[in-house]
Context: one part of a larger RNA
RNA sequence: UGACGGGGACCCGCACAAGCGGUGGAGUAUGUGGUUUAAUUCGAAGCAACGCGAAGAACCUUACCAGGCCUUGACAUUGACUGAAAGAGCUAGAGAUAGCUCCCUCUCUUCGGAGACAGGAAAACAGGUGGUGCAUGGCUGUCGUCAGCUCGUGUCGUGAGAUGUUGGGUUAAGUCCCGCAACGAGCGCAACCCCUGUUCUUUGUUGCCAGCAUGUAAGGAUGGGCACUCAAAGGAGACUGCCGCGGAGAACGCGGAGGAAGGCGGGGAUGACGUCAAGUCAUCAUGCCCCUUAUGGUCUGGGCUACACACGUACUACAAUGGGACGGACAGAGGGCAGCGAGAGAGUGAUCUUAAGCGAAUCUCAAAAACCGUUUCUCAGUUCGGAUUGCAGGCUGCAACUCGCCUGCAUGAAGUCGGAAUCGCUAGUAAUCGCAGGUCAGCAUACUGCGGUGAAUACGUUCCCGGGUCUCGCACA
Numbered sequence: 001u002g003a004c005g006g007g008g009a010c011c012c013g014c015a016c017a018a019g020c021g022g023u024g025g026a027g028u029a030u031g032u033g034g035u036u037u038a039a040u041u042c043g044a045a046g047c048a049a050c051g052c053g054a055a056g057a058a059c060c061u062u063a064c065c066a067g068g069c070c071u072u073g074a075c076a077u078u079g080a081c082u083g084a085a086a087g088a089g090c091u092a093g094a095g096a097u098a099g100c101u102c103c104c105u106c107u108c109u110u111c112g113g114a115g116a117c118a119g120g121a122a123a124a125c126a127g128g129u130g131g132u133g134c135a136u137g138g139c140u141g142u143c144g145u146c147a148g149c150u151c152g153u154g155u156c157g158u159g160a161g162a163u164g165u166u167g168g169g170u171u172a173a174g175u176c177c178c179g180c181a182a183c184g185a186g187c188g189c190a191a192c193c194c195c196u197g198u199u200c201u202u203u204g205u206u207g208c209c210a211g212c213a214u215g216u217a218a219g220g221a222u223g224g225g226c227a228c229u230c231a232a233a234g235g236a237g238a239c240u241g242c243c244g245c246g247g248a249g250a251a252c253g254c255g256g257a258g259g260a261a262g263g264c265g266g267g268g269a270u271g272a273c274g275u276c277a278a279g280u281c282a283u284c285a286u287g288c289c290c291c292u293u294a295u296g297g298u299c300u301g302g303g304c305u306a307c308a309c310a311c312g313u314a315c316u317a318c319a320a321u322g323g324g325a326c327g328g329a330c331a332g333a334g335g336g337c338a339g340c341g342a343g344a345g346a347g348u349g350a351u352c353u354u355a356a357g358c359g360a361a362u363c364u365c366a367a368a369a370a371c372c373g374u375u376u377c378u379c380a381g382u383u384c385g386g387a388u389u390g391c392a393g394g395c396u397g398c399a400a401c402u403c404g405c406c407u408g409c410a411u412g413a414a415g416u417c418g419g420a421a422u423c424g425c426u427a428g429u430a431a432u433c434g435c436a437g438g439u440c441a442g443c444a445u446a447c448u449g450c451g452g453u454g455a456a457u458a459c460g461u462u463c464c465c466g467g468g469u470c471u472c473g474c475a476c477a
Stems, first nucleotide, its partner, number of pairs: 001477002004473002007471007015461002019425005026316008034307002042053002064302007073125001077124002081119003087102006106115003127291002130289003136285002138280003141276001143274001148187006154163003167178003193268004198236007207226003212223003239262001242256005318418001322377007334365003339358002343354004384415001389410007431453007
């Protein structure tokens, strides 16, 4: 000087408390451990691994296993030599591949040749998701959006170092004020950026319809208009600016006015010096080591989907604040041409047939659901719950046996609110309800977004956990 303390002081955080809803019990989905297996590819491991890499394993992917094949190789450069390349068919085979047949004679040219592509001897070499993340770059997690981490000059100390950065107030903040052997400065904080909340101006089509007219079973459907809504683009607006009180005539705090918004308005992006030899050699790059008729390449089939069990994360429930039936209403944000697909018709339905429109403020996915109204069920393992299984179908795709999703009929398991323990959340939040997107041929209870309905509680900081500042101790570095 640090680190540490079941030392002290002060302060903060959904840290506790006060509340609301869960997890832990059930069934299923999914990830992991374990076990099994020819293989169940590899990585991730307290918080910070476990719906994680994987924004989607039937083949492919695929790295794993079994078997069949190749050895200058699937790919790159050099290369003697040969042929345009490509395309179609037949035979054998699980295919890779091998054999045969048909078709055909490229472009430029100084007529020597050159180019693209294919075959190909020999050799340099290729190739490796093989090892080492404790050799590395890059990227990332975490403490933590915590308020800290440092430097120059000066001063003090023999020195390591100290001072500044401590102190009195204050703040979300090393934020600001005052004081002070310090005076300044840098990286962080804040602001500058984006979205959202109010308003003005401009522009009105594909958006909108107040007034005028036409018209319909209905409808901005039509003429017309740009008031309004909305769509972008540009401004305005919030600064403790004004008033009062407190405070040190400070910073600042409390209350009030006006205002759409008030003291950081709400949300996002933004992550200092560093810590964990944290994670990643399997995104990529890369040193060294290793393989080279194989640890490389290719094909078919299998596996990654196994199942006594254990754990994590979710979904669905156990019902009446509910289940069923009928009718009625209101979003936002997105996607669409190898695409979205209206309408009409067929089917109980998944879906199919036909096909208009739309590269989309125009057409379409598209029905929002919870909600509201009427009605039924009457507390039961039930008209709750839907697992499991049988049969019959639909869709995608060479192909749904291993191993996809959906529909109809039948079947109708566990489950009556969950032990010890444990998690999230402070407001348009929790809870609850649906919608969309990416991945994607097909496949979503996951993920990322979007809106609808919309709470309760916070006395307080004694205690648990984590963090910050000062200080005391110290046998640790």
This is a predicted structure of a 477-nucleotide part of an RNA (small-subunit ribosomal RNA, 3' major domain) from an uncultured bacterium. The coordinates come from a structure-prediction model, not an experiment, and the mean pLDDT is 85.